[in-house]
RNA sequence: AGACGUGUGGCGAGAGAGCAUCCAAAUUUUCUGGAUCGCCGAAGGUGAAAGGGAAAGCGAGUGACCGUGCUGCUUCUCCAAAACUCUCAGGCCAAAGGAUCGCCACAUUGAC
Numbered sequence: 001a002g003a004c005g006u007g008u009g010g011c012g013a014g015a016g017a018g019c020a021u022c023c024a025a026a027u028u029u030u031c032u033g034g035a036u037c038g039c040c041g042a043a044g045g046u047g048a049a050a051g052g053g054a055a056a057g058c059g060a061g062u063g064a065c066c067g068u069g070c071u072g073c074u075u076c077u078c079c080a081a082a083a084c085u086c087u088c089a090g091g092c093c094a095a096a097g098g099a100u101c102g103c104c105a106c107a108u109u110g111a112c
Base pairs, nucleotide, nucleotide: 005108006107007106008105009104010103011102012101013100018037020036021035022034023033024032038092039091040090044088045086047084051079052078053077055075056074057073058072060071061070062069
């Protein structure tokens, strides 16, 4: 000095699915609470693959022999991804939210 990466924030873009039914309050239109049925997946969260680790067992191979090691198979257990999966949460007019993407700023790490 500062690339790539990471985190936070700002701006922009950003999908899906009933303005469902009933009751209550409120006010006259919606928002709110409860119940029922039907749906969505892109806040968050759950699950698990290949692969890898550890333990136990099996018999075979390798090594002149023994011990031991290595390889293979089985069982159990641990780690392990997503836009996949589950729909717990959340959502189903608009608004809000929204994974992700682009640009910018700050912070951090620090390659050349």

The RNA shown here (Glycine riboswitch aptamer) has 112 nucleotides and comes from a Caldilineaceae bacterium. The coordinates come from a structure-prediction model, not an experiment, and the mean pLDDT is 77. The sequence was found by an Rfam model in a public genome assembly.